[in-house]
Context: one part of a larger RNA
RNA sequence: CUAUGUUGAAGGAACUCGGCAAAUUGGCUCUGUAACUUCGGGAUAAAGAGUGCCAUUGUAUGAGUAAAGACGUAUUAAUGGUGGUUUCUAAAGAGGGGGUGGCGACUGUUUAAUAAAAACACAGGACUCUGCGAAGUCGAUAGACUAUGUAUAGGGUCUGACACCUGCCCGGUGCUGAAAGGUUAAAAUGAGGGGUGAGAGCUCUGAGUGUAAGCCUCAGUAAACGGCGGCUGUAACUAUAACGGUCCUAAGGUAGCGAAAUUCCUUGUCGGGUAAUUUCCGACCUGCAUGAAUGGUGUAACGACUGCCCCACUGUCUCCAACAUAGGCUCA
Numbered sequence: 001c002u003a004u005g006u007u008g009a010a011g012g013a014a015c016u017c018g019g020c021a022a023a024u025u026g027g028c029u030c031u032g033u034a035a036c037u038u039c040g041g042g043a044u045a046a047a048g049a050g051u052g053c054c055a056u057u058g059u060a061u062g063a064g065u066a067a068a069g070a071c072g073u074a075u076u077a078a079u080g081g082u083g084g085u086u087u088c089u090a091a092a093g094a095g096g097g098g099g100u101g102g103c104g105a106c107u108g109u110u111u112a113a114u115a116a117a118a119a120c121a122c123a124g125g126a127c128u129c130u131g132c133g134a135a136g137u138c139g140a141u142a143g144a145c146u147a148u149g150u151a152u153a154g155g156g157u158c159u160g161a162c163a164c165c166u167g168c169c170c171g172g173u174g175c176u177g178a179a180a181g182g183u184u185a186a187a188a189u190g191a192g193g194g195g196u197g198a199g200a201g202c203u204c205u206g207a208g209u210g211u212a213a214g215c216c217u218c219a220g221u222a223a224a225c226g227g228c229g230g231c232u233g234u235a236a237c238u239a240u241a242a243c244g245g246u247c248c249u250a251a252g253g254u255a256g257c258g259a260a261a262u263u264c265c266u267u268g269u270c271g272g273g274u275a276a277u278u279u280c281c282g283a284c285c286u287g288c289a290u291g292a293a294u295g296g297u298g299u300a301a302c303g304a305c306u307g308c309c310c311c312a313c314u315g316u317c318u319c320c321a322a323c324a325u326a327g328g329c330u331c332a
């Protein structure tokens, strides 16, 4: 000097990206326990008291009887009172707590060896396919799974407890349906023409006719893929625009939420918290570029998730020191 431990005056997060690490707390008994809530929880909430040993004393219960009662004696366990004593789960092991946001309902799953999460799953919701020799999947076939199941079943896709909800657009793409017409392959038919031949014929070519799905066409369908506007005028201060005009569109974003895990400008503005805060919380709305199962907004409980604040606590720090053990180093 390093590692692993132990201790530390005064202060107590001033450290740091961040209380990382460490410290605090800890068992049992008793008291006591808030908001909120899906009434189950939250909850060991929080907060507080006691705890060892010795002496003494009380109460209750059990044992002693063949059974019941009385009395006496002795002992054990649990629990209480009083007094003494010292530091009290006397060693070891054994929650730090609270407040407020975000995300995900939850328990669970995951990158074996840098990611455990807000990702995946999930119960619940919806759409869609499938009538059974099912749809779907595997296989060249046979066949197999689905399933010794039968629409309260099975497959696929999306969403993701629960509560309140889930707006408008079918023009494009997709899917479903429809059938009058248009277009269209091979087959079929075959006017006509060419070559050759004496001819019969052989051979080459071929207009037209004709016809399936598909496409064009016409409808439906968004919890299918997706989409959800400009410009401009106007109120008796100003400002703003309930109102009007105009262009475009398939339709112009509804309810909600909103500087947000989304906000560029931006450290937006105001309020709160601090002596002081680009973070945080509550508002505002000017949403660069929110928005409704690509789900929207809330939400008790839960989380080795993530942001902020407070109490307690501490060598994280001011500012380092001592000790123990091991290694290093120096000397032998």
Stems, first nucleotide, its partner, number of pairs: 001327008010318002014316001019313001027051005036041001038161001052085007096311007103303002108120002124159007136145003162298004167228003172225002174221005181216003188209002192205005229247005256290001257287001268284005

The part of an RNA shown here (large-subunit ribosomal RNA, domain IV) has 332 nucleotides and comes from Ophirina amphinema. The full RNA is in RNAcentral, with records from ENA and SILVA. The prediction has a mean pLDDT of 83. The organism belongs to Ophirina, within Eukaryota. It is recorded under the gene name rnl.